[in-house]
RNA sequence: AUGAAGCAAAUAUGAGAGACCCUAAAGGGCGCCGAAGGGGUAAAUUAAAUUUACCGGAUUUAAUGAUACUCUCAGGCAAAAGUAUUAUUUGCUGACA
Numbered sequence: 001a002u003g004a005a006g007c008a009a010a011u012a013u014g015a016g017a018g019a020c021c022c023u024a025a026a027g028g029g030c031g032c033c034g035a036a037g038g039g040g041u042a043a044a045u046u047a048a049a050u051u052u053a054c055c056g057g058a059u060u061u062a063a064u065g066a067u068a069c070u071c072u073c074a075g076g077c078a079a080a081a082g083u084a085u086u087a088u089u090u091g092c093u094g095a096c097a
Stems, first nucleotide, its partner, number of pairs: 006092007018030001020029003031077003037073001038071003044064008
């Protein structure tokens, strides 16, 4: 189930940070941003061990564990392009919410 959540596409929305230097782009140098993506992490839960006659409690270790938080790997720092989020439509899928 007259289709939740999820995935893809289209449309709309869409910030931040040097129009820095070498040499316009690529590359390099110095300085920055966080909203593609990615990494990290709290409480808590679970398991094991220790303590205790036992339960409980406590302690230690490990696993799971969210963000628009954080890191700045990637990406970005005039315009253009791109970008999370939100909404609509279409397709897939089908309760995994």
The RNA shown here (Glycine riboswitch aptamer) has 97 nucleotides and comes from Caloramator quimbayensis. Its mean pLDDT, the model's own confidence on a scale to 100, is 82.